[in-house]
Context: one part of a larger RNA
This record gives sequence, C1' cells and structure tokens, in this order.
RNA sequence: UUGGGUUUAAAGGGUCCGCAGGCGGAUUGUUAAGUCAGGGGUGAAAGUUUACAGCUCAACUGUAAAAUUGCCUUUGAUACUGGCAAUCUUGAAUCAUUGUGAAGUGGUUAGAAUGUGUAGUGUAGCGGUGAAAUGCAUAGAUAUUACACAGAAUACCCAUUGCGAAGGCAGAUCACUAACAAUGUAUUGACGCUCAGGGACGAAAGCGUGGGGAGCGAACAGGAUUAGAUACCCUGGUAGUCCACGCCGUAAACGAUGGAUACUAGCUGUCCGGCGCAAGCUGGGUGGCUAAGCGAAAGUGAUAAGUAUCCCACCUGGGGAGUACGAACGCAAGUUUGAAACUC
Repeated sequence: UUGGGUUUAAAGGGUCCGCAGGCGGAUUGUUAAGUCAGGGGUGAAAGUUUACAGCUCAACUGUAAAAUUGCCUUUGAUACUGGCAAUCUUGAAUCAUUGUGAAGUGGUUAGAAUGUGUAGUGUAGCGGUGAAAUGCAUAGAUAUUACACAGAAUACCCAUUGCGAAGGCAGAUCACUAACAAUGUAUUGACGCUCAGGGACGAAAGCGUGGGGAGCGAACAGGAUUAGAUACCCUGGUAGUCCACGCCGUAAACGAUGGAUACUAGCUGUCCGGCGCAAGCUGGGUGGCUAAGCGAAAGUGAUAAGUAUCCCACCUGGGGAGUACGAACGCAAGUUUGAAACUC
C1' cells in the first nucleotide's frame, strides 16, 4: 500500500458554522467530455513468452511469432456519469396560524437561611468529637427577642421532566433575542448532504486590571489520632469561589457510540402538538422491554452497535512518550502539532 477496523480490545475531532473539495431527487430534449465498440498510426533494440534451428548436451546463440495491458488519430453507440436547455414537487427553505420550554442577554424584585453590628432579657458555660483538645466566654458568650446591614445561593414544586450545537441552563417578573413542534397540497423550485484548511463558542481550575467578600475553603497555623501522620477528624484561615472587562482552550468535554438520508416485527410508560363525543388514531421528542439481524461477549435492537449509500475524523504491539527537537499560539501556567535511539 491493499485489506480490516474505531461502545468496552489501538482508534469518533469538545461542539457548531462553513470556503475549496467529494457526493447528490424526478421527467424530457440536446451534446458526446468520461464510458463502450470498430479502423489506422505508433509502442527502438536487447530482455520476456511460444515455436523451430546452431554449437556432441546445456548454459549460450540465431530466426520467426506473440506480448508490449500505453499514447495519438478517426468512424460510430448513447444506457449510465458529466455539460447545456426546459419542466416538476416528494428533499430543502420561506410564509401564515396555533403552541412549547430551567434556551440566551440585560434590568427590577422576593422570602428562608447564614454571618456581622446595635439594643433588650438572662447566667455559666458554649462549641466540637469515636473520645478529646486547640478555639469562644464573667470585658457577659451560647440561648432568646427586636431592628439594621452584607454577600452568595434559590428549599418545596423537581421527575428515566423540559430546553440548548456542545459546554451547559432552575425563586419571581419585565424588556429584547433566538430556537423548536404541529397544522396548512400557501410560496420558491434541488436552492441539498458532508467538510481538509479557516472561523465562532467552549465546565472547572488558572492568569491580568478594577471591584466585592456572607458562607465555604487549596496553601498555611494550631489541636487530636498514630510507631510516624507533611493525611483522614476538629478549631481557625489566605488565595479562590461572586461581579465587569480581557486572556487561557483543556476534561472520564462520555451515550467512552461523528454527521446526513432511506429501509427493516411488536409491546409498554412519559413530554409537547393535531384530529376525535369517546374508544383511539396521528406528528415530533424522551425512557423501558423485546423480533429479525448484528456482536468475541457484555449487550445493541426504528434514538441500531441491523441493512445500504455519501462525506469527514481517527487506529495499526507494549514501553520509551503525548516525552525530545522544531514551529505556532499564550502575560504566564502551558496548549497544539509530534518523533527517534534503545528495550520487551
């Protein structure tokens, strides 16, 4: 390389948008580039293959034929692919109506809890643990009552619930923005799918500047435990956690399962629609169990890991190593790309 693979054995890019590229619905006409057929030219010699011949055989050599799978040219064929022209509606999009949701951004606001402050009542403990101690407290704590302030998070509702491309999203309300679904033979008429490079978004932690700081809490300090205890437990506690703006660009970023389309028995929940008096039917999601099939098995099974097609990404024994070097990006931390020697 061919071939084979990617849920769990190596292997799906974190997600989406999208240029180039690849691939692409139905019908008719035309063209004849691809494709197919015939003819002509060329395809040096040696070599190769076949037949025959020459050295006593063979190697070797000679003669002839074949092959030389190619290229050029010409005459045709027109099913398929392509080009051009026209038409279509089922793919796709748009519009209208009716709905849906923790989708996003910004503002306003609510109650509980916690902490702090002030004041009142009140007196000797509180707190914490397996047991304790550090700690707090007669300068009046803990408890309790009233008022005030602060920051963060939103109990119940809350669920195999819903929404979002993924990351993710949860008190209430207002404004703005986006999405999705059903219905309608309304409009356009293939406008589509995928996508290297590129762009945007991207948990937590971390970084920069300025705020904020109740609770929690890396580091750190103390008390315990222990042979030791740089831990687990306890008392404190800085960064951080929160906000604004700007970086970082990674996660078991997981369904460890790329995207799109079509097809292939059923049963049973549930969410949002439509139709129906009802039984129920039907569209789109989201779960459970299973048929055929698939699978090494576990399992999967219309939300496929089944049957097929198209496009992208990735894998090729373990270690060395996601390391070194180089390059790009970054304020840094580091990230991306990514070997070899050697060894088993």
Record summary: Small-subunit ribosomal RNA, central domain from an uncultured Flavobacteriaceae bacterium, 344 nucleotides, folded computationally. It matches the Rfam family "Bacterial small subunit ribosomal RNA". Rfam links the family to the GO terms ribosome and structural constituent of ribosome. RNAcentral holds the full RNA, with entries from SILVA.